[in-house]
RNA sequence: GAACCAUCCAGAGCGACCGAGAGAUCUGGCUCGAAGACGUCGCAGCAACCACCCACCAUUUUUGGCCCGGGACGGUGCUACAGCCAGAACCGAUGGAAA
Numbered sequence: 001g002a003a004c005c006a007u008c009c010a011g012a013g014c015g016a017c018c019g020a021g022a023g024a025u026c027u028g029g030c031u032c033g034a035a036g037a038c039g040u041c042g043c044a045g046c047a048a049c050c051a052c053c054c055a056c057c058a059u060u061u062u063u064g065g066c067c068c069g070g071g072a073c074g075g076u077g078c079u080a081c082a083g084c085c086a087g088a089a090c091c092g093a094u095g096g097a098a099a
Stems, first nucleotide, its partner, number of pairs: 004096005013043005021032003025088005044079003049075002052071003056065003083091001
């Protein structure tokens, strides 16, 4: 980087710095923004995925499984608006697994 699998109408903000656009791309809208958006950093928080513990099932008691359920240090990720809405596209984002 490409492909594969799963998810994307839930949830979760304060401070400092920066200084003009931002919400992936295009079109049409809509919204946020000098009362400082977006972005970066610090702290805090949220919980789709992985790992872990419990519960549950099986068992040769060594272990294995685990759609659903509970917990919560770790690995990511995320913390305006339904991926903001609609259309388009070999669309985009996140996680996982091997190569």

Source information:
Predicted 3D model of a 99-nucleotide RNA (SAM riboswitch aptamer (S box leader)) from Arthrobacter sp. MYb213. Taxonomically the source falls in Arthrobacter (Bacteria, Bacillati, Actinomycetes, Micrococcaceae). It was read from a public genome assembly, where an Rfam model found it.